[in-house]
RNA sequence: CGAGUCGGUCGGGCGGUCGCGUCGGCACGCCUGGUGCGUGCCGCCGAGGAACGUCCGGGCUCCACAGGGCAGGGUGGUUGCUAACGGCAACCCGGGGUGACCCGCGGGACAGUGCCACAGAAAGCAGACCGCCGCCCCGGCCUCGGUCGGGGCGGUAAGGGUGAAACGGUGGGGUAAGAGCCCACCAGCACCCCGGGUGACCGGGGUGGCUCGGUAAACCCCACCCGGAGCAAGGCCAAGAGGGCCGGUCGAGAGGCCGGUCUGCGCGAGCGUUUGAGGGCGGCCCGCCCAAGCUCGCGGGUAGGCCGCUGGAACCUGCCGGCGACGGCAGGUCGAGAUGGAUGGCCGCCCCCCGCCUGAGGCGGGGACAGAACCCGGCGUACAGACCGACUCGCCCG
RNA sequence: GGUCCCGUCGUCUAGCGGCCUAGGACGCCGCCCUCUCAAGGCGGUAACGGGGGUUCGAAUCCCCUCGGGACUA
Numbered sequence: 001c002g003a004g005u006c007g008g009u010c011g012g013g014c015g016g017u018c019g020c021g022u023c024g025g026c027a028c029g030c031c032u033g034g035u036g037c038g039u040g041c042c043g044c045c046g047a048g049g050a051a052c053g054u055c056c057g058g059g060c061u062c063c064a065c066a067g068g069g070c071a072g073g074g075u076g077g078u079u080g081c082u083a084a085c086g087g088c089a090a091c092c093c094g095g096g097g098u099g100a101c102c103c104g105c106g107g108g109a110c111a112g113u114g115c116c117a118c119a120g121a122a123a124g125c126a127g128a129c130c131g132c133c134g135c136c137c138c139g140g141c142c143u144c145g146g147u148c149g150g151g152g153c154g155g156u157a158a159g160g161g162u163g164a165a166a167c168g169g170u171g172g173g174g175u176a177a178g179a180g181c182c183c184a185c186c187a188g189c190a191c192c193c194c195g196g197g198u199g200a201c202c203g204g205g206g207u208g209g210c211u212c213g214g215u216a217a218a219c220c221c222c223a224c225c226c227g228g229a230g231c232a233a234g235g236c237c238a239a240g241a242g243g244g245c246c247g248g249u250c251g252a253g254a255g256g257c258c259g260g261u262c263u264g265c266g267c268g269a270g271c272g273u274u275u276g277a278g279g280g281c282g283g284c285c286c287g288c289c290c291a292a293g294c295u296c297g298c299g300g301g302u303a304g305g306c307c308g309c310u311g312g313a314a315c316c317u318g319c320c321g322g323c324g325a326c327g328g329c330a331g332g333u334c335g336a337g338a339u340g341g342a343u344g345g346c347c348g349c350c351c352c353c354c355g356c357c358u359g360a361g362g363c364g365g366g367g368a369c370a371g372a373a374c375c376c377g378g379c380g381u382a383c384a385g386a387c388c389g390a391c392u393c394g395c396c397c398g
Numbered sequence: 399g400g401u402c403c404c405g406u407c408g409u410c411u412a413g414c415g416g417c418c419u420a421g422g423a424c425g426c427c428g429c430c431c432u433c434u435c436a437a438g439g440c441g442g443u444a445a446c447g448g449g450g451g452u453u454c455g456a457a458u459c460c461c462c463u464c465g466g467g468a469c470u471a
């Protein structure tokens, strides 16, 4: 200098002006008179690295907590981190790359079952299509025991051919031809021993039969984990359709009107009240508990306010422990809380990109993905561009 | 906001690891029939939302993503 790998940071900046939302202060106005509402002014703060998808995990809230069996879901190398996780870190194994480094749903296929299309002779207690070899029969030829052709019965998995996959590989011996049939080396499997490591696993030695495929993101087996719902959770207040009661008043009476108070609607159908409907114990069964209502259809009413609501496994800096994820300590900081839902528009200067005119320069356009809604920890996905650090390979120079 | 479900020719659908080069109906196009149109007959057109993985092999199984729909005081 070129090519590349990994990790991290930012995600336009400054100023002015107009506007919006929460909160605080002040002033004025209104009423049902109070932690009220409205308006105006001042001040502070006001989206993100993904706020997104809602794929996991937790906090929080309500329900349940009486269990047992069966079924169900999830995870899947090891050791750690963590509130927890399907996340992260380091390591192991396998694969890829010259390398930095990257990728892996990475337990079990001698517990069992299923599947392996087409092709092929044979595809899962393997298998004889061609070939090779032996024996027998028939026919042809001749140099008369050989050769060629056909058929039958056997042997053979070394060769051909099919396939994603054909029951170890190479060499030698052996044989009628062959074959782990035997031998040497190599690969693989099982068992035993030694050494290292917390462990996954690694290194070495010996023995054995010579050697029994793939698929579990098929059923399944093993180990571990898992209550249900979700802030529209949940709590409080007001109002309410319709009714009960009390008081006052009008009326001869039926009843009407006004005020207060309690409850929370009406109609129909089905099932049910100790011979137990229905509900709860996440599903089913048993068992247990509660139990007088439950389910469906039609109609009606209210759809307002407050709390939950943002200070938290929080963020920043420094030190310490750890390879690291992460943890501990000290100091500092407060950073949105809307409820038809606020964070925007314009102007000036600068930055980056594109186009045109071109002599430094000028003019015009553009600046991504996307936007809180109970809160966190991750994962995944989208993203114009800018910057920083570590490392690898190639070439050149010293 | 929350909880679920579904994506196959233009439309409605079948399929649920291999016979898929994906079948059917309606539609569309062309030909035949008819004086012409319709009906009828014959032939054709056209799809697995996208990406990655598992497997010898994926519309089908798994993961991510995109789009659509339903329910929910």
Base pairs, nucleotide, nucleotide: 001394002393003392004391005390006389007388008387009386010385012350013349014348015347016346017345018344020046021045023043024042025041026040027039028038029037030036031034048369052380053379055378056377057376058375059374060230061229062228063227067286068285069284070283072226073225074224075223076222077091078090079089080088081087092106093104094103095102096101107221108220112219113218114215115214116213129160130159131156132155133154134153135152136151137150138149139148140147141146142145168186169185170184171183172182173181187211189208190207191206192205193204194203195202196201234307235306236305237304242263243262244261245260246259247258248257249256250255265299266298267297268296269295270294271293278290279289280288281287314333315332316331317330318329319328320327321326351367352366353365354364355363356362357361399470400469401468402467403466404465405464408424409423410422411421416454425443426442427441428440429439430438447463448462449461450460451459